[in-house]
RNA sequence: UUCUUAUCCAGAGAGAUGGAGGGACUGGCCCUAUGAUAUCUCGGCAGCGGAACUCAAAGUGUAUGAGUUGCUGUGCCAAAUCCAGCAGACAGAAAUGUUUGAAAGAUAAGAA
Numbered sequence: 001u002u003c004u005u006a007u008c009c010a011g012a013g014a015g016a017u018g019g020a021g022g023g024a025c026u027g028g029c030c031c032u033a034u035g036a037u038a039u040c041u042c043g044g045c046a047g048c049g050g051a052a053c054u055c056a057a058a059g060u061g062u063a064u065g066a067g068u069u070g071c072u073g074u075g076c077c078a079a080a081u082c083c084a085g086c087a088g089a090c091a092g093a094a095a096u097g098u099u100u101g102a103a104a105g106a107u108a109a110g111a112a
Stems, first nucleotide, its partner, number of pairs: 001112008013042005021031003025085004043077003047074004051069006081104001086101006
């Protein structure tokens, strides 16, 4: 980097440096000199994998299922993935709204 599977309306911020952009892309909307993005320090959250423990059924083989612990590998800490984007259904005169699925994106685990 690609593929597969699962999840994405929950959760969690202070300080320092620095100085203009940022929220993936497009449109909207928003954050931002009351200092963004980024980096560092400390703190926090708990999704996935690991580990430990508890329980269940089973019955001695450890595997299986449910849960707990932030201990470990990652991840994350404005707004639902901020909303929409493509296709359909329903309502509506229309604007538009509601809803289903997909696409795109993010994260984890596995594979190439």